[in-house]
RNA sequence: GCUGCCGUAGCUUAGUGGUAGAGCACUCCCUUGGUAAGGGAGAGGUCGUGGGUUCGAUUCCCCCUGGCAGCACCA
Numbered sequence: 001g002c003u004g005c006c007g008u009a010g011c012u013u014a015g016u017g018g019u020a021g022a023g024c025a026c027u028c029c030c031u032u033g034g035u036a037a038g039g040g041a042g043a044g045g046u047c048g049u050g051g052g053u054u055c056g057a058u059u060c061c062c063c064c065u066g067g068c069a070g071c072a073c074c075a
Base pairs, nucleotide, nucleotide: 001071002070003069004068005067006066007065010024011023012022013021018055026042027041028040029039030038048064050062051061052060
């Protein structure tokens, strides 16, 4: 330099055109003499950035950017 894949909550990730869900963690409550375990409720996401297409984009297209892998070139 070229190609491919990936970037979604604090962490691990699902979803792949119709305004995003789970597990763990966090907060509060119930249960206990207390703890652990268990149960209930809640908070937390401008879906990497910027454009485009569309009535509507996390999803499709383009640029940029970060990570991983492969290939090539120089030394």
Predicted 3D model of a 75-nucleotide RNA (transfer RNA) from Aestuariivirga sp.
The sequence is in RNAcentral, with records from ENA and MGnify.
Lineage of the source: Bacteria > Pseudomonadati > Alphaproteobacteria > Aestuariivirgaceae > Aestuariivirga.
It matches the Rfam family "tRNA". It is annotated as a transfer RNA.
The prediction has a mean pLDDT of 82.